[in-house]
């Protein structure tokens, strides 16, 4: 160069246009002589940037950026 893919909480992920969810981890507390388990509660997200379309965008659309993959 060319063509695909995937970017969402500390971490790994759902989530095909209407207020973003789960686990673990994390911080109270209960429980324990103490820890681990076990159970309740909570915090934590400019949903990769920058434009477009829509009453409305994590989703659709153009660009771009970083990571993988495959072709020359």
């Nucleotide at each position: 160069g060319c063509g695909g893919a995937u970017a969402u909480a500390g971490u790994g992920u759902a989530g095909u246009g209407g207020u973003a969810g789960c686990a673990c981890g994390c911080g109270u507390c209960c429980u324990u002589c103490g820890g681990g388990u076990g159970g309740a509660c909570g915090a934590a997200g400019u949903c990769c940037u920058g434009g477009g379309u829509u009453c409305a965008a994590u989703c659709c659309c153009c660009a771009g950026u970083a990571u993988c993959c495959g072709c020359c």

Predicted 3D model of a 72-nucleotide RNA (transfer RNA) from Kwoniella pini CBS 10737. Its mean pLDDT, the model's own confidence on a scale to 100, is 84. The gene name in the source record is tRNA-Pro-CGG-1-1. It matches the Rfam family "tRNA". The family's RNA type in Rfam is transfer RNA. Its family is annotated with triplet codon-amino acid adaptor activity in the Gene Ontology.